[in-house]
RNA sequence: GCUGGAAUAGCUCAGUUGGUAGAGCGCAUCACUCGUAAUGAUGAGGUCCGGGGUUCGAUUCCCCGUUCCAGCUCCA
Numbered sequence: 001g002c003u004g005g006a007a008u009a010g011c012u013c014a015g016u017u018g019g020u021a022g023a024g025c026g027c028a029u030c031a032c033u034c035g036u037a038a039u040g041a042u043g044a045g046g047u048c049c050g051g052g053g054u055u056c057g058a059u060u061c062c063c064c065g066u067u068c069c070a071g072c073u074c075c076a
Base pairs, nucleotide, nucleotide: 001072002071003070004069005068006067007066010025011024012023013022019056027043028042029041030040031039049065050064051063052062053061
């Protein structure tokens, strides 16, 4: 330099004909217990990496950028 992939909750990750975003773990509260753990119930927590475009409508499609991962190539 080229190609492909990834970026979504605190963490690990889902999310297809484009139609108002979810799980597990973690956290908080409550129940249970002498108390804790475990278990159960409820709840909080999101600019879907940034910018632009298409569209009535974009996490999703297109373009540019940033960061990370993998592969390939050239030069020294």